[in-house]
Context: one part of a larger RNA
């Protein structure tokens, strides 16, 4: 660089926000830079092609002619692209209304189960396994009963249910935020769409100070079992799970499928509104937006499949892929407190 690819075969960044860049609706008028078309100058010989010619032939060489796809100036055309003016409303924005629903913080609450303290009652076991033991128990356990204390979680409802960009969000209330959708269509007039770097979020587990610990529980210790058992089961039990300021920046971060736009035969069902007929209302019905869920046409597809929520037909812009191992390692850089993260090869081998 050119071809081809990215559900599963190598490849879609975790997720969004944006900044240069790319790329952009529908009319009308200028320019005429691109973009076309004539002229014209210019593109040294030689060299490549073409015709004759000349060394006996050929390579070689000698005329001539065409090329030399490029460039500069000039006329000129105005479909497309820029660039300048004006105008449009269908992409986009904002406004009211109204239904549903996430998230943070603060304070103050609920029950229910654990756990412990204390007291009744009771008196010999409890507990735990395939069986056992280790533990706990007469300094009264287990049980069962009244009272307290204390932390972390939020049974029913709960749902191929909602809502967030994505991680993800479940007890109640109250307050304060951001988004989406419908309905009216009133305003602005292309103000879009994608985004290298950037920048901000970002599960769990770790780190760092300083709080909290019922409950579970890596490490550890003991009982077991085993030929061994650095395990699987038991008893117990520290970080840690919880809260506050911070830092890490990573996950099969998965839909294994990047974003936006427009086209392309359908069925069944769930949610969020909205209008319309019927009906004493209310169910049902029909119409349409948005959004989840299956199933399937045609088309793709190596087949599983996928199918209006594409992985189908197109356009636009960003990411990554180039055979396995060596390796997401070495090295350098840069970020972290560390653990490590981003980049990120290379010899040798198959």
């Nucleotide at each position: 660089c050119u071809g081809g690819g990215c559900u599963u075969a190598a490849a879609g960044a975790g997720u969004a926000c944006g900044u240069a860049g790319g790329c952009g609706g529908c009319c009308u008028g200028g320019u005429a830079a691109g973009u076309u078309g004539g002229g014209u100058g210019u593109g040294a010989a030689a060299u490549c092609c073409c015709a004759c010619g000349g060394c006996u032939c050929a390579a070689c060489c000698g005329u001539g002619g065409a090329a030399c796809u490029g460039c500069g100036c000039u006329c000129a055309a105005u479909a497309c692209u820029g660039c300048c003016a004006g105008g449009c409303u269908u992409g986009a924005g904002g406004a009211a209304g109204a239904u549903a629903g996430g998230g943070g913080a603060a304070a103050g609450c609920g029950g229910a189960a654990c756990u412990g303290a204390u007291g009744g009652u009771g008196g010999a076991g409890c507990g735990g396994u395939g069986a056992a033991a280790u533990g706990c128990g007469u300094u009264g356990a287990u049980a069962u009963u009244a009272u307290c204390a204390g932390g972390a979680a939020c049974a029913c409802c709960g749902g191929u249910g909602g809502c967030g960009a994505a991680g993800g969000c479940g007890g109640c209330u109250u307050u304060c935020u951001g988004g989406g959708u419908c309905u009216u269509u009133u305003c602005u007039g292309a103000c879009g769409c994608u985004g290298a770097g950037g920048u901000a979020c970002g599960a769990a587990a770790g780190c760092u100070a300083g709080g909290g610990u019922a409950g579970c529980g890596a490490a550890c210790g003991g009982g077991a079992u085993u030929a061994g058992a650095u395990a699987c089961c038991c008893c117990g039990g520290u970080a840690g799970u919880c809260c506050u300021a911070g830092c890490u920046g990573u996950a099969a971060a998965c839909g294994a499928u990047g974003a936006g736009c427009a086209c392309u035969u359908g069925g069944u069902c769930g949610g969020a509104g909205a209008c319309c007929c019927u009906u004493u209302c209310a169910c049902a019905g029909g119409u349409u937006u948005c959004c989840g869920a299956c199933c399937g046409u045609a088309g793709c597809g190596a087949a599983a499949g996928u199918g209006u929520u594409a992985a189908g037909u197109g356009c636009u812009c960003c990411g990554c892929c180039u055979g396995g191992g060596g390796a997401g390692u070495a090295u350098g850089g840069u970020c972290g407190c560390a653990a490590g993260g981003c980049u990120g090869a290379a010899a040798c081998u198959c």
The prediction has a mean pLDDT of 82. This is a predicted structure of a 350-nucleotide part of an RNA (small-subunit ribosomal RNA, central domain) from an uncultured prokaryote. The RNAcentral record of the full RNA draws on ENA.